Large-subunit ribosomal RNA, domain II from a hot springs metagenome, 705 nucleotides, folded computationally.
The coordinates come from a structure-prediction model, not an experiment, and the mean pLDDT is 80.
It matches the Rfam family "Bacterial large subunit ribosomal RNA".

[in-house]
Context: one part of a larger RNA
RNA sequence: GUCAGCGAGUUCUGUCCAGCAGGCAUUUUGUUUAAGUCUUUUUUUAAGACGUAGGCAGAGGGAAACCGAGUCCUAAUAGGGCGAUUUUGUCUCUGGGCAGAGACCCGAAACCGGGUGAGCUAACCAUGAGCAGGAUGAACUUCGAUGAAAAUCGAAGGAAGGUCCGAACCCGUUGUCGGUGAAAUGGCAUGGGAGGACUUGUGGUUAGAGGUAAUAUGCCUAUCGAACCCGGAGAUAGCUGGUUCUCCUCGAAAUAUAUUUAGGUAUAGCCCUCUGUUAAAAUUUUGCGGGGUAGAGCUACUAGAUGGUUUACCAAGCAUAAGCAAGGCAAAUCAACUAAACUCCGAAUACGCAAAUUUUUUUCCAGAGGAGUCAGUCGAGCCGGGAUAAGCUGGUUUCGGCGAAAGGGAAACAUCCCAGACUCCCAUCUAAGGUUCCUAAAUGACUAUUAAGUGUGAAGGUCGUUAAAUUUCCAAUACAGCUGGGAGGUUGGCUCAGAAGCAGCCAUCCUUUAAAGAGUGCGUAACAGCUCACCAGAAUAUUUCUGAUUUAUCGGAAUGGAAAUUUAGCGCCGAAGAUGAUCGGACCUAAAUAGUUUACCGAAGAUGGAGUUCCGACUUUUAGUCGGAAGGUAGAGGAGCGUUCUAAUUGCUGUGAAGUUCUGAUGUAAAUCAGGAUGGAGCGAUUAGAAGUGAGAAUGCUGAC
Numbered sequence: 001g002u003c004a005g006c007g008a009g010u011u012c013u014g015u016c017c018a019g020c021a022g023g024c025a026u027u028u029u030g031u032u033u034a035a036g037u038c039u040u041u042u043u044u045u046a047a048g049a050c051g052u053a054g055g056c057a058g059a060g061g062g063a064a065a066c067c068g069a070g071u072c073c074u075a076a077u078a079g080g081g082c083g084a085u086u087u088u089g090u091c092u093c094u095g096g097g098c099a100g101a102g103a104c105c106c107g108a109a110a111c112c113g114g115g116u117g118a119g120c121u122a123a124c125c126a127u128g129a130g131c132a133g134g135a136u137g138a139a140c141u142u143c144g145a146u147g148a149a150a151a152u153c154g155a156a157g158g159a160a161g162g163u164c165c166g167a168a169c170c171c172g173u174u175g176u177c178g179g180u181g182a183a184a185u186g187g188c189a190u191g192g193g194a195g196g197a198c199u200u201g202u203g204g205u206u207a208g209a210g211g212u213a214a215u216a217u218g219c220c221u222a223u224c225g226a227a228c229c230c231g232g233a234g235a236u237a238g239c240u241g242g243u244u245c246u247c248c249u250c251g252a253a254a255u256a257u258a259u260u261u262a263g264g265u266a267u268a269g270c271c272c273u274c275u276g277u278u279a280a281a282a283u284u285u286u287g288c289g290g291g292g293u294a295g296a297g298c299u300a301c302u303a304g305a306u307g308g309u310u311u312a313c314c315a316a317g318c319a320u321a322a323g324c325a326a327g328g329c330a331a332a333u334c335a336a337c338u339a340a341a342c343u344c345c346g347a348a349u350a351c352g353c354a355a356a357u358u359u360u361u362u363u364c365c366a367g368a369g370g371a372g373u374c375a376g377u378c379g380a381g382c383c384g385g386g387a388u389a390a391g392c393u394g395g396u397u398u399c400g401g402c403g404a405a406a407g408g409g410a411a412a413c414a415u416c417c418c419a420g421a422c423u424c425c426c427a428u429c430u431a432a433g434g435u436u437c438c439u440a441a442a443u444g445a446c447u448a449u450u451a452a453g454u455g456u457g458a459a460g461g462u463c464g465u466u467a468a469a470u471u472u473c474c475a476a477u478a479c480a481g482c483u484g485g486g487a488g489g490u491u492g493g494c495u496c497a498g499a500a501g502c503a504g505c506c507a508u509c510c511u512u513u514a515a516a517g518a519g520u521g522c523g524u525a526a527c528a529g530c531u532c533a534c535c536a537g538a539a540u541a542u543u544u545c546u547g548a549u550u551u552a553u554c555g556g557a558a559u560g561g562a563a564a565u566u567u568a569g570c571g572c573c574g575a576a577g578a579u580g581a582u583c584g585g586a587c588c589u590a591a592a593u594a595g596u597u598u599a600c601c602g603a604a605g606a607u608g609g610a611g612u613u614c615c616g617a618c619u620u621u622u623a624g625u626c627g628g629a630a631g632g633u634a635g636a637g638g639a640g641c642g643u644u645c646u647a648a649u650u651g652c653u654g655u656g657a658a659g660u661u662c663u664g665a666u667g668u669a670a671a672u673c674a675g676g677a678u679g680g681a682g683c684g685a686u687u688a689g690a691a692g693u694g695a696g697a698a699u700g701c702u703g704a705c
Base pairs, nucleotide, nucleotide: 001705002704003703004702005701006700011101012100013099014098015097016096017095018094019093021092022091023090024089029057030056031055032054036050037049038048039047040046060067061066070082071081072080073079104242105241107239111232112231113230114229115228116227122206123205124204125203126202127201128200129199130198131196133165134164135163136161140157141156142155143154144153145152146151169193170192171191174189175188176187177186208224210220211219212218217226245640246639247638248637249636250635255268256267257266258265259264269373270372271370272369273368274367275366276365279362280360281359282358284356285355286354287353288352289351295345296343297342302339303338304337306335307334308333309332310331311330313328314327317324318323376402377401378400379399380398381396382395383394384393385392407418408417409416422611423610424609425608427607428606429605433601434600435599436586437585438584442598444597445596446595447594448593449592455588460573461572462571464570465569466568467567468566469565470564471563472562473561474560482537483536484535485534487511488510489509492506493505494504517532521530522529543558544557545556546555547554548553549552612630613629614628615627616626617625618624619623641694643691644690645689646688647687648686649685650684651683652682659678660677661676662675663674664673665672666671
């Protein structure tokens, strides 16, 4: 891990409610026994009889005394409260809650009591044992020298030491191997102590609220911040996990308040069931209302806030004679402003009432019983916090979904878009979204745009392109290009080493002209030089309509050419990331984008057909007709299937029971029936009753593999 078996709302007592299932009563009280006793039976147990103690009902009111169909409050005969005036009791049973008990099951760490442990280990007591070899050479002694002596020096002896090196022995430093090990702490190498506070044998002492401890919270039998065993004991667990057959009807919540409360609970809210009651509920329209939001406004208040003008006052400083005056402050006034806790104002909606309208298995209220819910979440609107961040956080008397909702679309995707699945159908029509292929349906039609594979992204930029608008120029020749000119006063004045159009400052005139700036840029040390503005020339477009006339021209308009500005559409740049790239892909110049239009596809939607259940109405009333409904978690209610046993009735079985296994059939399901094989002795059906009554999950328990 798999398979098989076992495995969780039970029982007792009390109480409330429902069912009315059963008994007895509606009498001179009704009903009922409890403990216990007796008889029978097999002791248990069960049945029957007795037992009237007690309970409930039969009268209420009052705190009570007490009174009583009344009573209490009160001074009260007033008034009011609770009762009576009609009315169902009681015992048992079944079902559902609650309370007390282990109380649906499993699960602590712990607490307490009584015992067992020092054969491991800690310390101690008693009595024994062990320590190769080498090194160092203290005290002290002797001898010698010196010395007056004390003593000093030298030599020899000596043998001390928690002394040194190093085996046995004890320990366990470092590295590595080992990690279902050879070993529940080891192997190898390396290392520390090794005559001592040494090591060790045997016997003994200390015990858990304790011992022992050169203290590490260490050790006390692989167990130690309090050993182990048994018991109290089914400790307790607001916590986690698990909780076993089927179908049908309805169907939530994640909120408020309180809480040593915040992941618990109580009451309310929201759900279900039953009983009774009400006539209303929803849509639309109209009318009548109140409001102080959005907006707006503010010399209309409160509060904030910017600038100017005028006036008054103060005033640095300047003048010193009058006075001038930066700046400050106040008032008035002008202009522009701000506000959730400002309002002189003030909507739309929403809300309330009334009437009408349409629809309705619609709806209000009360009582009784049973719950679950108290971690919500995303999206749209309006707000607070945050950074007008978050798949962030809080609110909302505006809502929708998911939760508890499947189906179609969004490639995939609880929450977005469409749409709410009773069952069946190889029928039809649509929604969102789509119609080249993958892939059901248009390589549909028409008009434009885009060239970027744009079709995937910002600010900003854009002489990409398309459309539109405005202004101006053009046969007196436009625009671009080409040729030529582009001058003089003058090197303007100042400044400056220099400044001559062109470093900088000031001014920016006049003349000649067809035109030419006291100069647009390059350039020079300064000039020079090149160039531009501006002018002239040659050359280039030279269409149409209309009017006039001198028929060759003129005037006007359109078209055309040119320039500038603006607006709009679609593009372009902006554009850098980590395994190989992405519109879902292939690919597409439409199969992209903007618009118009016609078809078609497309869902568990709608329609059609067949059926099931539920509800309402009706009827020929237990079955029909008509109409409607049937997604569903927590949860409420209803109806059933199956297992074991019991009673009564009735059956099967060696011509083969149960069990096992295969096949077929039936029923909406739990399931049931039939046949074959195996098996070898018991087993069903109907009606009622009683439960150790249904397993896939609990790191479930036991067994097998």